Predicted 3D model of a 74-nucleotide RNA (transfer RNA) from Coccomyxa subellipsoidea C-169. Model confidence (mean pLDDT): 81 of 100. Its Rfam family is "tRNA". It is annotated as a transfer RNA. The source organism's lineage runs through Eukaryota, core chlorophytes, Trebouxiophyceae, Coccomyxaceae and Coccomyxa subellipsoidea.
Formats: sequence, C1' cells, structure tokens
RNA sequence: GGCCGCUUAGCUCAGUUGGUUAGAGCGUGGGUCUAAUAAGCCCAAGGUCACCGGUUCAAGCCCGGUAGUGGCCA
Repeated sequence: GGCCGCUUAGCUCAGUUGGUUAGAGCGUGGGUCUAAUAAGCCCAAGGUCACCGGUUCAAGCCCGGUAGUGGCCA
C1' cells in the first nucleotide's frame, strides 16, 4: 500500500427482509429477606447505535467518506 471483518449501556454482546418504545446478561444504586453479610427475589438509573454526509415518508439496519481496532496478502 491492497483486500476483508468489527464499532449498539461501565463490560461482554443480541437486534431477522428498513417501520414499533433500542434490548439481554454481568456490573452499579435502591428495596425485600437476615442478628448481620453473601446468595435469592423485586424495582430503577444508565445510550449522540464510533464520527460526518447521503438515500428514503421513515435508518442501529442501505450507500459513500473519515477514525479506531482485528485479520489476510504484498
């Protein structure tokens, strides 16, 4: 330098062929339980869907560019 993949919550990741309200587990906070702690159970907070543009009535999802990251080739 060329090619391919990935980027969604603090972490690990789902999200089907574009339409709904953006989700799970872990973690965090609160409650419950206990003499107390842990575990269990209940509830809650937490998101510019990497960034900038485009297409569309409508984009996490499609297209282009940029950045970061992983791999392959040279």